[in-house]
Context: one part of a larger RNA
RNA sequence: UGACGGGGGCCCGCACAAGCGGUGGAGCAUGUGGUUCAAUUCGACGCAACGCGAAGAACCUUACCGGGGCUUGACAUGCAUUUGACAGGUGUGGAAACACACCCUCCCUUCGGGGCAGGUGCACAGGUGCUGCAUGGCUGUCGUCAGCUCGUGUCGUGAGAUGUUGGGUUAAGUCCCGCAACGAGCGCAACCCUUGUCCCUAGUUGCUAGCAGGUUAAGCUGAGCACUCUAGGGAGACUGCUGGUGGUAAGCCAGAGGAAGGUGGGGAUGACGUCAAGUCCUCAUGGCCCUUACGCCCCGGGCUACACACGUGCUACAAUGGCCGGUACAAAGGGUUGCAAUGCCGCAAGGUGGAGCUAAUCCCAAAAAACCGGUCUCAGUUCGGAUUGGAGUCUGCAACUCGACUCCAUGAAGUUGGAAUCGCUAGUAAUCGCGAAUCAGCAGGUCGCGGUGAAUACGUUCCCGGGCCUUGUACA
Numbered sequence: 001u002g003a004c005g006g007g008g009g010c011c012c013g014c015a016c017a018a019g020c021g022g023u024g025g026a027g028c029a030u031g032u033g034g035u036u037c038a039a040u041u042c043g044a045c046g047c048a049a050c051g052c053g054a055a056g057a058a059c060c061u062u063a064c065c066g067g068g069g070c071u072u073g074a075c076a077u078g079c080a081u082u083u084g085a086c087a088g089g090u091g092u093g094g095a096a097a098c099a100c101a102c103c104c105u106c107c108c109u110u111c112g113g114g115g116c117a118g119g120u121g122c123a124c125a126g127g128u129g130c131u132g133c134a135u136g137g138c139u140g141u142c143g144u145c146a147g148c149u150c151g152u153g154u155c156g157u158g159a160g161a162u163g164u165u166g167g168g169u170u171a172a173g174u175c176c177c178g179c180a181a182c183g184a185g186c187g188c189a190a191c192c193c194u195u196g197u198c199c200c201u202a203g204u205u206g207c208u209a210g211c212a213g214g215u216u217a218a219g220c221u222g223a224g225c226a227c228u229c230u231a232g233g234g235a236g237a238c239u240g241c242u243g244g245u246g247g248u249a250a251g252c253c254a255g256a257g258g259a260a261g262g263u264g265g266g267g268a269u270g271a272c273g274u275c276a277a278g279u280c281c282u283c284a285u286g287g288c289c290c291u292u293a294c295g296c297c298c299c300g301g302g303c304u305a306c307a308c309a310c311g312u313g314c315u316a317c318a319a320u321g322g323c324c325g326g327u328a329c330a331a332a333g334g335g336u337u338g339c340a341a342u343g344c345c346g347c348a349a350g351g352u353g354g355a356g357c358u359a360a361u362c363c364c365a366a367a368a369a370a371c372c373g374g375u376c377u378c379a380g381u382u383c384g385g386a387u388u389g390g391a392g393u394c395u396g397c398a399a400c401u402c403g404a405c406u407c408c409a410u411g412a413a414g415u416u417g418g419a420a421u422c423g424c425u426a427g428u429a430a431u432c433g434c435g436a437a438u439c440a441g442c443a444g445g446u447c448g449c450g451g452u453g454a455a456u457a458c459g460u461u462c463c464c465g466g467g468c469c470u471u472g473u474a475c476a
Stems, first nucleotide, its partner, number of pairs: 001476002003473003007470007015460002019424005026315008034306002042053002064301007073124001077123008088103006106115003126290002129288003135284002137279003140275001142273001147186006153162003166177003192267004197235007206225003211222003238261001241255005317417001321376007333364003338357002343352003383414001388409007430452007
């Protein structure tokens, strides 16, 4: 100087408390451990691994296993030599890869050769093989915590200290005052995006107040750009104003005005560093290793196994509910190898067909919870839907291992969950649906979007994590 303390003081955080809803019990989905297996590829392991890499394992992917094949190679560059095509088609063998046979088949030229492609040979390629404890890059975490440092000066023999401590204050090393310090940098804040109010500009594909036409109805049409909206510009919030308080400070409290008030809400943004944290399987890369194989191609299998254990979820156990009928109201997205309307067929999944749309125009598209009416009456039930049998649909070369969906039948566990444990402070929790990426197909996951919309916070003694000062130390 740090680190640590079941030392002290001050302070903060959904840290506790106060509340609301869960997990832990059930069934299923998914990840992991374990076990099994020819293989169940690999990585990730307290928080910070475990719906994680994977924004999509039937083949492919695929790195694993079995078998069949190739050896200048699936891919790159160069040299030598040789051929003239390569591709494509047909046939035979084969599970395919591939092998063989046949057909077809080049361009430029100064005639030296060149381009392109195949064969042979040589340099070399190739490796998701090892080492993240050799590395770059990227990332997680403490933590959006308020800290981390430097120059000069001063003090100290020195390590170092001071500044950065102290008194107030703040979300903040934020600001004020004081002070052997005076300044400065990286952080904080602001500048950026979005949302909330208003104004201006613009008015189609958007909108419809008044006028006119028109319909079963409808901005449907003429017309208009007021309004909504769209998307560009601007205004607006600064403790600016008033009172109180404080030291005449920084600030704090109350109030006015205002769409918004003291950082308005949300996002992006992550200092010096820590964990030899994670990643050599994104990529790059040192070293080591393989080179007729640890490389490459193909078919099939596996990653989907199952006495079990754990994590994360979904659906429930019902009446604030289930079922049936009717009636409303979104936002944000996606769409031309695509989204697909009206119609017709089918109980349905879906099929048929194809209007329109390169999209503020058309389509996906039905929002759901909600509301109105009816029914069920507390029951393992008209709750719950696992499991299983049968019949189908769609995608795809192909759904046996191993897809999703539909219909009929079946109708399991489950009556609110032990010890323990998680999230959340407001348009939040809870609850309801919608969209997108990936994607041929496959979403209970992820990332977004809106609808309905709470309860509680006395307080900081305690648990956890963190910041500042101080104290002890036989630790570094």
Description: This is a predicted structure of a 476-nucleotide part of an RNA (small-subunit ribosomal RNA, 3' major domain) from a metagenome. RNAcentral holds the full RNA, with entries from SILVA.